Two RNAs folded together computationally: RNase P RNA and transfer RNA, 431 nucleotides in total. It holds a member of the Rfam family "Bacterial RNase P class A".
[in-house]
RNA sequence: CAACUGUCACGGGUAACCGCGGAUCGUCAGGUCUGAGGAAAGUCCGAGCUCCACAGGGCAGGAUGCUGGAUAACGUCCAGGGGGGGCGACCUCACGGAAAGUGCCACAGAAAAGGAGAGGCCGAAUGGGUGCAAAUCCAUGGCAAAGCUGAAAAGGCGCGGUAAGAGCGCACCAGCGGCCGGGGAACCGGCCGGCUCGGCAAACCCCAUCCGGAGCAAGACCAAAUAGGGGAGAGAUCAAGCGGCCCGCUUGUCUCCCGGGUUGGUCGCUGGAGGUAACGGGCAACCGUUAUCCAAGAUAAAUGGUUACCGCCUGUAAAGGUACAGAACUCGGCUUAUAGGGACAGUUGAUCC
RNA sequence: CGGGAUGUGGCGCAGCUUGGUCAGCGCGCGUGCCUUGGGAGCACGAGGCCGGGGGUUCAAAUCCCCCCAUCCCGACCA
Numbered sequence: 001c002a003a004c005u006g007u008c009a010c011g012g013g014u015a016a017c018c019g020c021g022g023a024u025c026g027u028c029a030g031g032u033c034u035g036a037g038g039a040a041a042g043u044c045c046g047a048g049c050u051c052c053a054c055a056g057g058g059c060a061g062g063a064u065g066c067u068g069g070a071u072a073a074c075g076u077c078c079a080g081g082g083g084g085g086g087c088g089a090c091c092u093c094a095c096g097g098a099a100a101g102u103g104c105c106a107c108a109g110a111a112a113a114g115g116a117g118a119g120g121c122c123g124a125a126u127g128g129g130u131g132c133a134a135a136u137c138c139a140u141g142g143c144a145a146a147g148c149u150g151a152a153a154a155g156g157c158g159c160g161g162u163a164a165g166a167g168c169g170c171a172c173c174a175g176c177g178g179c180c181g182g183g184g185a186a187c188c189g190g191c192c193g194g195c196u197c198g199g200c201a202a203a204c205c206c207c208a209u210c211c212g213g214a215g216c217a218a219g220a221c222c223a224a225a226u227a228g229g230g231g232a233g234a235g236a237u238c239a240a241g242c243g244g245c246c247c248g249c250u251u252g253u254c255u256c257c258c259g260g261g262u263u264g265g266u267c268g269c270u271g272g273a274g275g276u277a278a279c280g281g282g283c284a285a286c287c288g289u290u291a292u293c294c295a296a297g298a299u300a301a302a303u304g305g306u307u308a309c310c311g312c313c314u315g316u317a318a319a320g321g322u323a324c325a326g327a328a329c330u331c332g333g334c335u336u337a338u339a340g341g342g343a344c345a346g347u348u349g350a351u352c353c
Numbered sequence: 354c355g356g357g358a359u360g361u362g363g364c365g366c367a368g369c370u371u372g373g374u375c376a377g378c379g380c381g382c383g384u385g386c387c388u389u390g391g392g393a394g395c396a397c398g399a400g401g402c403c404g405g406g407g408g409u410u411c412a413a414a415u416c417c418c419c420c421c422a423u424c425c426c427g428a429c430c431a
Stems, first nucleotide, its partner, number of pairs: 001349008010340001012310007020035006037324001041335002044333005049215004056247004061211005066080005081095001082093004096206002101204002103200003120143003125140006155173002158170003174196001176193007219267004229258006238252004260430003274293008311322004354427007363380004373411001382398005404420005
């Protein structure tokens, strides 16, 4: 210098004037302070909080799935193991069980799985035919190496062996089982054995762990208004809470439909598993101690507009543009969108010293 | 704000549970026949990569994940 890899923070700034939401002071003129995000988004997970038994038992159902740890919890994060990819930094994986059972594997192919031969190879053995003989043909048979099909073919490959062949024998490799050693575990290494068992569980299922339901339009209170009217049903072996079912618990005159009324206010509502810094522990995620700070709380919804200068981008200039995007009970994550430049650590290559 | 459902020719829908020889039906459209002409009828045909992307699998409209679009429901009182 070029091409990359990983992590992290930012993502316009300053001033003036006008305007809006909230808090607060007020002598009611006004003043002071404060006012979007890293994703506020998707609502995909996990919690807090609220109500229904202070949330109970069973079945069904759902979620997760290497090991260990972190955490309030998680499907998240960290570290490690194994598989795959990359020269490498590093990236990536829904990564339990197919030897519990059931099922599927279209077309093609002999055969798609508790075990294969309608093409093909052999003619050693037994029997028969032809032939003087060599030999050749057929049957009983032997074989699965080569060939064919397919996404996948009954361990792979090589040497020996054989009539042809075959884990039939041997070496190496893959897999399975046992033993020994290392590790906290996943797992790794060595030795031995019989030779061998297809794939799919993001098919049903099995195993292990976890999960009650609803959601701030939860829920509590105040006020206002109306016809507490009409219909249907059930009435303690019933109904509701309980929106899968059963048991159990609680409450009771209740449930549903039509019709009627109000579209007001207060609380929940933001100080919290909170942020920042230092020190300590830990490989890390994270945890602890101390100090310090308070940073929107609206309700159809404020967070804006104009001007000037600066930064960045396009353009010769004039001029134009400045990403994705907009809180709605609150947190921890994931995912998705994001112009642009920046910091730190590292890899590979080229050139020079 | 919260909860739920659906996307398949131009339109309305099947197919998804059990993945394959699966992309089909009706209406519509085009051409031809029939008719003096039109309609109806008959015959033939075109038009789709199943909303978009990724994954599992030999193989995906179908199974799984992430986005996009559309639609539906939900206030309180007597």